[in-house]
RNA sequence: CUCUUAUCCAGAGUGGUCGAGGGACUGGCCCGAUGACGCCCGGCAACCGGCAGGAAACUGCGGAGGUGCUAAUUCCAGCAGGAAGAAAUUCCUGGCAGAUGAGAG
Numbered sequence: 001c002u003c004u005u006a007u008c009c010a011g012a013g014u015g016g017u018c019g020a021g022g023g024a025c026u027g028g029c030c031c032g033a034u035g036a037c038g039c040c041c042g043g044c045a046a047c048c049g050g051c052a053g054g055a056a057a058c059u060g061c062g063g064a065g066g067u068g069c070u071a072a073u074u075c076c077a078g079c080a081g082g083a084a085g086a087a088a089u090u091c092c093u094g095g096c097a098g099a100u101g102a103g104a105g
Base pairs, nucleotide, nucleotide: 001105002104003103004102005101006100007099008098013041015040016039017038021031022030023029025078026077027076028075042070043069044068047066048065050061051060052059053058074097079094080093081092082091083090084089
C1' cells in the first nucleotide's frame, strides 16, 4: 500500500508543556493567543489478547498486556433513491470516502 471482516448517535481533565494553526479531502460550519493542534500525565472504552461458561455461534468477568480513543453523530453534506413542503429546507434508506481493530497478501 491492497484485500477481507467488524464497528463508528455512548464514554473520557478547571492538569503540565508547546506556540499557530486545527477539525483527512471539497463545500459549509466550527475550534483556536481566555493558548487550539501536537506531546506528556490523567482518563474512557473493551477490538485483540487473558479468565470463566459453551460443540459452536455467542455470553459474562476483568483492566496488569497489544492497540485505539479523549470538541461538535465520522461536526454536517458530497453519489443514488425516497417522503414532506409553494419554496427555503427538513427527514429516511442505501452507497462512496474516511477512521479503528483483527486477519491475509
RNAcentral holds the sequence, with entries from Rfam and Ribocentre.
SAM riboswitch aptamer (S box leader) from Acetonema longum DSM 6540, 105 nucleotides, folded computationally.
Its Rfam family is "SAM riboswitch aptamer (S box leader)". Rfam's curators write: The SAM riboswitch is found upstream of a number of genes which code for proteins involved in methionine or cysteine biosynthesis in Gram-positive bacteria.
The coordinates come from a structure-prediction model, not an experiment, and the mean pLDDT is 87.